Annotation
Bacterial RNase P class A from Sagittula sp. SSi028, 410 nucleotides, folded computationally. The sequence is in RNAcentral, with records from ENA. The model forms 95% of the base pairs in the Rfam consensus. The coordinates come from a structure-prediction model, not an experiment, and the mean pLDDT is 75. It matches the Rfam family "Bacterial RNase P class A". Rfam classes the family as a ribozyme. It is recorded under the gene name rnpB.

[in-house]
């Protein structure tokens, strides 16, 4: 110098003049508020986007157990309030590297799909072949039928039932033999995932689980239009369907009748009241609560309110600096307060400055470009709405650190 990898920080400065919105104070008004000024401070992002994960928070009267649906996630350690996240690691597969990906548990528990091509596509199968016999023909190479034997060799295909190399065989095949590979076991290192050596074996074991499944964790539902309070007003309004609507207690005197020696009897179960089947509450079963016990409950039409206030901004928050730790991250200490709107607030202008890009001129060069000067040129994606930590998408330029290569000099 050029080429490439990872990560960070920025995301137009600067001054004047007019203007928004607001926490905090203060004046001034009012019974209090509302209003109005006025002062110090504050005032959009790294993605606010997506609405994918995971939470905090808030509500539905449900809580405990267990099962089962359903969702999700999947190598192994670790981090975090969590999480499909992040950080170390293992394996695989791209790259010369640095690094980058990875829907990374199970295919001999079962289903299922592999189109076309080819003989066969899961436990098959002979289209060309290649060999042995045998009838026949012959131009003596061989050709053609018929039986056997074979799957190394060629074809077709993403993928063909172990590979590659040698023996051995009529040919020819794990028939056998070395290493590979599969299967069983064991040693050794490590927390594991895994790596590495040996031993043994019939040597048959395609792919797809981002197919259905199997397996091991995990998990309730809706959501700031959650929810809460005040005011204001109707129609406690209409229709339709579904399921129930049983039972005892008068030894409950509250209530009604009857009677009475006034101390009481007696009788009403569709008044009131308690109890029991029996119904709900949560996918199912339980326990336990609670509610109905004569009502629960869906559907459709109509009506009222459309106002205010709170939730609402102090946080798993942010810098720095020490200590643990390979990091993510943890603690400790000291500092800081950084929007809170309500149809929705940061705007306009004027000046100087100013990347990338373009063009001219001058030096220089490894002929790619590089310096300097001058004139233009005038910066990408985009806007908070309960709130945090991730992840995913777009993104002009500027600027820093680390690392890999290749060239050249020294």
């Nucleotide at each position: 110098g050029c080429g490439g990898a990872g990560g960070g920080c920025u995301g137009g400065a600067c001054g004047g003049c007019c203007g928004c919105u607001u926490u905090g104070g203060g004046u001034g008004g009012u019974c209090a508020c509302a209003c109005a000024c006025c002062c110090c401070g504050a005032g959009a992002g790294g993605a606010a986007a997506g609405u994918c994960c995971g939470g905090a928070c808030u509500c539905a009267c449900c809580a405990g157990g267990a099962c089962a649906u359903c969702g999700g996630u999947g190598c192994c350690g670790g981090g975090u309030a969590a999480c499909a996240c992040c950080c170390g690691g293992g394996c695989a597969g791209g790259g010369c590297a640095a690094c980058c990906u990875g829907a990374c548990g199970g295919a001999a528990a079962g289903c299922g799909c592999c189109a076309c091509a080819g003989a066969a596509a899961a436990c098959a199968g002979a289209c060309c072949g290649c060999c042995c016999g045998u009838u026949g023909g012959u131009u003596c190479g061989c050709c053609a039928g018929c039986g056997g034997g074979u799957a190394a060799g060629g074809g077709u295909g993403a993928a063909a039932c172990g590979g590659u190399g040698g023996g051995g065989u009529a040919a020819g095949a794990g028939c056998c033999c070395a290493c590979c590979g599969g299967g069983g076991g064991g040693a050794u290192g490590g927390c594991a995932a895994c790596a590495u050596c040996g031993c043994c074996c019939g040597c048959u074991u395609g792919g797809c689980a981002a197919g259905c499944c199997c397996c091991a964790c995990c998990g309730g539902g809706a959501g700031c239009a959650a929810u809460g309070c005040c005011g204001u007003g109707u129609a406690g309004g209409g229709a339709u369907c579904u399921c129930g609507c049983g039972c005892c207690c008068g030894a409950c005197u509250g209530a009604u009748c009857c009677u009475u020696u006034c101390g009481g009897g007696g009788a009403u179960a569709u008044c009131g009241g308690g109890g029991c089947a029996g119904g709900g509450c949560u996918g199912u079963c339980u326990u336990g609560g609670c509610c109905c016990g004569a009502g629960a409950g869906a559907u459709c039409c109509g009506g009222g309110u459309u106002g205010g206030c709170a939730g609402c901004u102090a946080g798993a928050g942010c810098c720095a600096u020490g200590u643990g730790g390979c990091a993510a991250c943890a603690u400790a200490u000291g500092g800081c307060c950084c929007a809170g709107a309500g149809g929705a607030a940061u705007g306009g202008u004027c000046g100087u400055c100013g990347a990338a890009c373009c063009g001219c001129c001058g030096c220089u060069u490894u002929c790619g470009g590089g310096c300097g000067g001058u004139g233009g040129g005038g910066a990408a994606c985009a806007a908070a709405a309960u709130c945090c930590g991730g992840c995913u998408u777009a993104u002009a330029g500027g600027u820093c650190c680390u690392c890999c290569g290749c060239a050249c000099a020294u």